Context: one part of a larger RNA
Molecule: small-subunit ribosomal RNA, 5' domain
Organism: Alphaproteobacteria bacterium
Parts: sequence; C1' cells; structure tokens
RNA sequence: GAACGAACGCUGGCGGCAGGCCUAACACAUGCAAGUCGAACGUGAAGCCGGGCUUCGGCCUGGUGGAAAGUGGCGCACGGGUGAGUAACGCGUGGGAAUCUACCCAGCAGUGCGGAAUAACUCCGGGAAACCGGAGCUAAUACCGAAUACGCCCUCCGGGGGAAAGAUUUAUCGCUGUUGGAGGAGCCCGCGUCGGAUUAGGUAGUUGGUGGGGUAACGGCCUACCAAGCCGACGAUCCGUAGCUGGUCUGAGAGGAUGGCCAGCCACACUGGGACUGAGACACGGCCCAGACUCCUACGGGAGGCAGCAGUGGGGAAUAUUGGACAAUGGGCGCAAGCCUGAUCCAGCCAUGCCGCGUGAGUGAAGAAGGCCUUAGGGUUGUAAAGCUCUUUCACCGGGGAAGAUAAUGACGGUACCCGGAGAAGAAGCCCCGGCUAACUCCGUGCCAGCAGCCGCGGUAAUACGGAGGGGGCUAGCGUUGUUC
Repeated sequence: GAACGAACGCUGGCGGCAGGCCUAACACAUGCAAGUCGAACGUGAAGCCGGGCUUCGGCCUGGUGGAAAGUGGCGCACGGGUGAGUAACGCGUGGGAAUCUACCCAGCAGUGCGGAAUAACUCCGGGAAACCGGAGCUAAUACCGAAUACGCCCUCCGGGGGAAAGAUUUAUCGCUGUUGGAGGAGCCCGCGUCGGAUUAGGUAGUUGGUGGGGUAACGGCCUACCAAGCCGACGAUCCGUAGCUGGUCUGAGAGGAUGGCCAGCCACACUGGGACUGAGACACGGCCCAGACUCCUACGGGAGGCAGCAGUGGGGAAUAUUGGACAAUGGGCGCAAGCCUGAUCCAGCCAUGCCGCGUGAGUGAAGAAGGCCUUAGGGUUGUAAAGCUCUUUCACCGGGGAAGAUAAUGACGGUACCCGGAGAAGAAGCCCCGGCUAACUCCGUGCCAGCAGCCGCGGUAAUACGGAGGGGGCUAGCGUUGUUC
C1' cells in the first nucleotide's frame, strides 16, 4: 500500500447492488418448512330438498351433498441446513470394467381366466394417556393361483423358468415383458493433495491362493482350508491440524495466504449402533435398541430432537423479521381444475462493503464585524460571510402510473418512472500537523499531567502533552484494533 463475512470510537442526508452467528455441531418455548390423487377403492359427517310419526323436546326414512378418517398409488433419497468427523480414491484430474436405474424418450410384443383375505365400519373389552386386544362385515390399480411368452433368464443344449390392472366425461390416462437411449448412481486404478522423526518399525483377515457364501456389481466384502506373506527413510505406523475444489486476496511475476457469499463434490442430522421399506436410504422434519438431556403421568407407562425459515436463552468484540406471496422461476402429486412448496421471488433491520448523488451556483472588498497572531504599522481567517441575481438534483407535497404475464393470474406496489408545486430551503464530519509524512503559531503544564507505529517527546520559552487560532488529508464517512499478502 492492498484486502476483510469484521469489531470498537466519533459522526451520519439519499439511492442502487451485494452481504450479514467467523464464538457453543450449546440448549430450545411457539408457528410454519411435504404432500397429493375421488379419473385405483369401500365407507360416508354437517348442511340442503322431501316423506312418515310426534308427548312439539324430537324420532324414523328417501334423495342431494361431500367433510373426515381409512385401504391403495406416487412423492417423502429432491429441494433446504451445517462443517462436527474425515489426511481418505474424501476431493481434483485423467482413465477403466464386473454393474443398477422409478419417472422420461424410441422400438417390439402382450393386457384372456379365476381365488382368498383385510383396514375403514359395527359390537365387546383393556388403558390416566400414548395406544392396544377380541369377534363380525366389505372393496380395489392391495394380495394370491393356474394359463400364455416374440423377445427375456438358466442349461449338461435334451430341456426348464417367469407377467399383467384397470379407470373415466370414450378420448385418453394407465398396466406387463423386453431392447436401446438420455440423465442419475455404485465400483476400480494412475497422478496430485498440511505439519511433526523429540513418532522407526507397522500388520493376523494381516498378504496371496482354492472352495463356498454374499452383492446390482468386482473384490479378504464374509467364511473354511492352504501358503507366509504385505507395507516402510521415495517416511509406513503414530501424533497434531484440516471438509476438498472452481475460485478468492495479495504480488510485476514466481510465489505466499485462504476456501465466507455463489457453483460442483463429500460428510453429518441430540450421541452411538442397527436394519426395514423402496428403483434409490441405512433415511434432517421415518422405524428399532442403548445413552445423556427435557417434558407428561393416575407411577403401571409414555412424548421429544431447529446444523430447515423466523424466533428465545446462553456464549461472544460481534451478525437481522416469530414479515408478504406462490405473481414469476423451479419442485411434488393430479387427465385436469387445482392443492402443497420458509425452495424461490419480494419486503423489513444494519454505512457491513462496493458504486452513484447531494448538502447549492454566480456575483460580491468599505477586504465588514468577531476570533487568532503581532515588531501594534499590520497580518490572517477571507470571496469566506452578509448583500444581490439564479437553480431545484436528492429529500418533501399533489397528480398520473408500469414492464416483469402467452388468454387469465402481480406478493413486490400505488413501487420504479413521468408530470406539477414550494423553497437555499431538510442534509458534514473524522483524523492528523517533531522526522519517517502533506500540514505552525500562541497560551496552559513543568520528567507532572500526558503522548507514542519506530526513533523518541515532557525536568519554565514544548511546532511531539492539553486547549485555541491557523493549516494538511480523506469525506458519509474518518480513525483504531485484529488478520493475510
């Protein structure tokens, strides 16, 4: 000098764009953040229309209606958060073969026949609750069986095995098998990836083989047996530290430092472990077990997990609203209408940063008054002010008023922007002035009080302390501190 997710002190007019818990991966009240489909299915509340009875309270019943829960499907593995762990094929880059892939696209073929249940519901029972048990009834795109098989799978090549589901507004949406694609994912390898040798040896499924198991798939992934290997000063092992990258900061570069916002990958979801379902998870707002913690309890037993968006306590030098809307973009479900979406788009707060603008312009010398200095003549503040003549950006008041939306639909928003109006009117500070380093005098103080980045100032004439006048620098900021180059 440059830079910052900054903080602190003094000060503070407006706008655009961006950014905003770096600390306790500390604990969390409350609300919201993942649902949707009646064109898969069986029920069917309230309300409304009508009929019958009535002790005038109401009861029974037909239709309409469609709430609500349930079965079933798809989604919930995306999106959003965090950086704890991880020195690793985790990441980066370049390759590879032994794989899977719901929805989507293209091709080929099929969609014929049966069956048994079960929630909801009714009744009974247990429990404080969470919830649970028994009996009975019922539907399906839920479940099961036999049949068929172009292509598909296994094969000793003889043969063997395996599928489907319907719905409606009749035009579609689906369903099954298989081939290919697209996108996605799993796996393997070369190279690269911090510090410590005051860590020198490490290793028993360890290294390899055979048989078997397991997986979507290769593999010591697992297991039995056999062999005795494998890694290491080209740094194994151990210890410490750390998410990695595109990038970012600095620098002429080489390099050094760094990884916040945005984007890609990884890991995690109270702590540890485990599997289930599923095309996909070992699953943030799923399940089970254990633990710590919090809450409820009738003491028998239960409930919970903000590193989602807000918000609270705590920690801290320090970091925001318990806001609006699905209008746009995108996502889930649905034929659709549409519903959901704290993703997202916006608004609010903060000079946290960058950028732009303003706080007026011209004229004005009797160089006014006042201040400060003075050799008392004057000098300086200083065209500065006043005065005169103008202008109206921004802010303010009034009127109009978007684009963003493709026919409809606009949270933002009566916003941006445009027009009119008033009036210089509402808008300047901070640091420094001994040298480095740009800017000097007076007074006070007297090694005191104090200053200070380094050198150093202060003990009676201090341009270095404090005040004033003057000056220098930057400017809605200016200084200080911290960190990096």